[in-house]
Molecule: c-di-AMP riboswitch aptamer (ydaO/yuaA leader)
Organism: Syntrophomonadaceae bacterium
RNA sequence: GUAAUAUGUAGGCCGAAGCCUCAUAAAGGCGCGGGGGAACCGUAUUGGGGGCGAAUUUCUAUAUUUUUCUGCUUUGUUCAGCAAAAUAUAGAAAAGGGCUAACCCAGGCCCGAGCCCGUCAGCUAACCUCGUAGGCGAGAUGGGAAUAGCC
Repeated sequence: GUAAUAUGUAGGCCGAAGCCUCAUAAAGGCGCGGGGGAACCGUAUUGGGGGCGAAUUUCUAUAUUUUUCUGCUUUGUUCAGCAAAAUAUAGAAAAGGGCUAACCCAGGCCCGAGCCCGUCAGCUAACCUCGUAGGCGAGAUGGGAAUAGCC
């Protein structure tokens, strides 16, 4: 000096998830966010249906299960093969979403999960009700517009 790993700092990031009072908790208030709930309108029900969330869908491959058909078989069973459907895993892609240090464009990078209700919920004024968590972070590409200061 370079690379990798670990730890620390934290002005920053995802998200509704912040602030105040109190003692730092509980509780309460404000703010932010979700659900239920008329008329009118709209519409479906085991192939269940629905909610939060950007996170839903398509294709390919493998495996398992079920069903139809064909072959073997005296019949049935069993076995084998093709096809369809469902589930799981892996990969690719698209809908959609985030970051790049207030904004826009380009470029670059990343996500495309998970959880819940429990046969039940369309929209929905009044009204009722719930949440206010959790997780990460040592890097910083170009151009434009706007704004502030100075002359």